[in-house]
RNA sequence: UACAGAGUAAAAGGUAGCGCGUCAAGUGUUUCACAGACGGGGAGUUGCUGUGGAAACGAAAGGGAAACCUGCGGUGCUAUCUUUGCAUCCCGCUGUU
Numbered sequence: 001u002a003c004a005g006a007g008u009a010a011a012a013g014g015u016a017g018c019g020c021g022u023c024a025a026g027u028g029u030u031u032c033a034c035a036g037a038c039g040g041g042g043a044g045u046u047g048c049u050g051u052g053g054a055a056a057c058g059a060a061a062g063g064g065a066a067a068c069c070u071g072c073g074g075u076g077c078u079a080u081c082u083u084u085g086c087a088u089c090c091c092g093c094u095g096u097u
Base pairs, nucleotide, nucleotide: 002096003095004094005093010084011083012082013081014080015079016078017077018076019075020073021072022071029055030054031053032052033051034050035049036048040091041090042089043088061070062069063068
């Protein structure tokens, strides 16, 4: 000098536990505002995530005297497993030359 490579945050899915709703909240969709995160360092999007506002849409109940039970919900959190994994740029690191 050239070529190749490693590593993260996180995301998706499965399983388990504990909840919430089933008197409809939540989830999902669109839009607006704000914020955050994005390999070891720096920068960082039209991508990602979160919060709040607005809009449209919208559900599976059954049993029981009851407590509850069995279901159901693109339901919440936690743990665990699997898969994927820096948008991109510069530097650094490892290997070969």
THF (Tetrahydrofolate) riboswitch aptamer, 97 nucleotides, folded computationally.
It matches the Rfam family "THF (Tetrahydrofolate) riboswitch aptamer". Gene Ontology term of the family: tetrahydrofolate metabolic process.
The sequence was found by an Rfam model in a public genome assembly.
The prediction has a mean pLDDT of 80.